[in-house]
């Protein structure tokens, strides 16, 4: 140098045009002598970055970063 995947919360995923959903883990409450365990609760992601397209974008399109894997 082409090429083709990947990138969403601290971590791990889901969502494939109508405004992001689960698990861990966090922080508060039951519960127990206490811890764990378990049960209820709350908080946090403008979705790698930047522009297009649309009434509306994590999703569609274009560049560009990063990682990965192939070929040269």
């Nucleotide at each position: 140098g082409c090429a083709u995947g990947u990138a969403u919360a601290g971590c791990c995923a889901a969502g494939g045009g109508g405004u992001a959903u689960g698990g861990c883990a966090a922080c508060g409450g039951g519960c127990u002598u206490u811890u764990a365990a378990c049960c209820c609760g709350u908080a946090u992601a403008u979705c790698g970055c930047a522009g297009g397209u649309u009434c509306g974008a994590a999703c569609c399109c274009u560049g560009c970063u990063a990682c990965a894997u192939g070929c040269a």
The RNA shown here (transfer RNA) has 72 nucleotides and comes from a Lachnospiraceae bacterium. Its Rfam family is "tRNA". Rfam links the family to the GO term triplet codon-amino acid adaptor activity. The source organism's lineage runs through Bacteria, Bacillati, Bacillota, Clostridia and Lachnospiraceae.